This is a predicted complex of two RNAs, RNase P RNA and transfer RNA, with 421 nucleotides together.
RNA sequence: AGCUGGCCGGGCAAUCGCUGUGCAGAUUUUACUGCAAAGAGGAAAGUCCGGGCUCCACAGGGCAGGGUGCCAGGUAACGCCUGGGGGGUGUAAACCCACGGCUAGUGCAGCAGAAAGUAUACCGCCCCGUCAGGGGUAAGGGUGAAAUGGUGCGGUAAGAGCGCACCGCGCAACAGGUAACUGUUGUGGCAGGGUAAACCCCACCUGGAGCAAGACCAAAUAGAGAAGCAUCGGCGUGGCCCGCGCUGCUUCUGGGUAGGUUGCUUGAGGUGUGCGGCGACGCACACCCUAGAUGAAUGAUUGCCACGGCUUCGGCCGUACAGAACCCGGCUUACAGGCCAGCUUAU
RNA sequence: GGCGAGGUAGCUCAGAUGGUUAGAGCGUCGGAUUCAUAACCCGGAGGUCACGGGUUCAACUCCCGUCCUCGCUA
Numbered sequence: 001a002g003c004u005g006g007c008c009g010g011g012c013a014a015u016c017g018c019u020g021u022g023c024a025g026a027u028u029u030u031a032c033u034g035c036a037a038a039g040a041g042g043a044a045a046g047u048c049c050g051g052g053c054u055c056c057a058c059a060g061g062g063c064a065g066g067g068u069g070c071c072a073g074g075u076a077a078c079g080c081c082u083g084g085g086g087g088g089u090g091u092a093a094a095c096c097c098a099c100g101g102c103u104a105g106u107g108c109a110g111c112a113g114a115a116a117g118u119a120u121a122c123c124g125c126c127c128c129g130u131c132a133g134g135g136g137u138a139a140g141g142g143u144g145a146a147a148u149g150g151u152g153c154g155g156u157a158a159g160a161g162c163g164c165a166c167c168g169c170g171c172a173a174c175a176g177g178u179a180a181c182u183g184u185u186g187u188g189g190c191a192g193g194g195u196a197a198a199c200c201c202c203a204c205c206u207g208g209a210g211c212a213a214g215a216c217c218a219a220a221u222a223g224a225g226a227a228g229c230a231u232c233g234g235c236g237u238g239g240c241c242c243g244c245g246c247u248g249c250u251u252c253u254g255g256g257u258a259g260g261u262u263g264c265u266u267g268a269g270g271u272g273u274g275c276g277g278c279g280a281c282g283c284a285c286a287c288c289c290u291a292g293a294u295g296a297a298u299g300a301u302u303g304c305c306a307c308g309g310c311u312u313c314g315g316c317c318g319u320a321c322a323g324a325a326c327c328c329g330g331c332u333u334a335c336a337g338g339c340c341a342g343c344u345u346a347u
Numbered sequence: 348g349g350c351g352a353g354g355u356a357g358c359u360c361a362g363a364u365g366g367u368u369a370g371a372g373c374g375u376c377g378g379a380u381u382c383a384u385a386a387c388c389c390g391g392a393g394g395u396c397a398c399g400g401g402u403u404c405a406a407c408u409c410c411c412g413u414c415c416u417c418g419c420u421a
Stems, first nucleotide, its partner, number of pairs: 001344008010305007018039002021036005041321001045332002048330005053210004060242004065206005070084005085099001086097004100201002105199002107195002122141002124137005149167006168190001169188008214262004224253006233247004269288008306319005348420007357373004366404001375391004397413005
């Protein structure tokens, strides 16, 4: 000068408040009073994935749709994580990659250019010819993001995988590896350029809705009148069909309404030790209980210290990003400042 | 809290299935007309396609992330 991993993210004290809980008092009950212990995060955020939980059939068959995409493992599951392979960047430590298949099929490529995937020839080169022109060629030039394998030697009228060596590509065998893949040898003689975050093909996964889900209590949807349809119907069920469950349904007139409790926080939980594993992680034992609001609490003031800025050296100002709402595992995004460990390069 | 839709000129909207100059109407500016103004007529300017990355030869368009706006839901 950098790289990687982990951690903290103002501290202490006093006073006054707020939220729910426990105990006590008082009270018909609620309200109320007193005391006690507790009370935001690493992202609580975005709602981008996955799961738990709840209801619809403990989610069933088919089609459609959607997602993922090197290999192996971890996990409740994942688009996450770990290890490995391949490719790329960097002197390096390290970091990044939507990384199956254009040799299944179909499509797309403006302008320029002779020619854009089918093949072809503008300039040029060579041969024939008096000229006009004809034939050969793709080495060189030019156009383009991309031009029909690359370099060298031979060869030739000039040239050309036409031949040879090396490299690239395809195929085959053998060896290593669980595999992705790698290496060696042989062979083909180039056929088969790009694009799948184009349609599509292949493999695997995938039912829908969401705590405003759902359950319970109470009220109401009552009763009445009119009209219409009908068991081959209607509803549950919001992709469609089947299947399954429940059941008479729709419209109009008129009348009428009120919320509360629960779900709710003990959980794929945390901390420590030991063991297994390269690791993600798993297993065993011990200990701990740590927010639960519903117009929505988690705050304010003062003093000292810490850090930063300004200073007329007396002091003054400021303290990152940000605020739980059913819960959990990830990802992504925001973040002042600081601490620890390992590693690289230069001197 | 949960679930969806959108962002293009000053305003309202187009822009298929990526393709070379992103258009239309209203508005605005200049000219012409008129005694003057409006209307009519002619011409012009005006865009970081919300922002940042990626795929591709090429992105308003395809993919991912961020910001903002609107709607539905007791």
Rfam match: Bacterial RNase P class A. The family's RNA type in Rfam is ribozyme. Its family is annotated with dimeric ribonuclease P complex, tRNA processing and ribonuclease P activity in the Gene Ontology.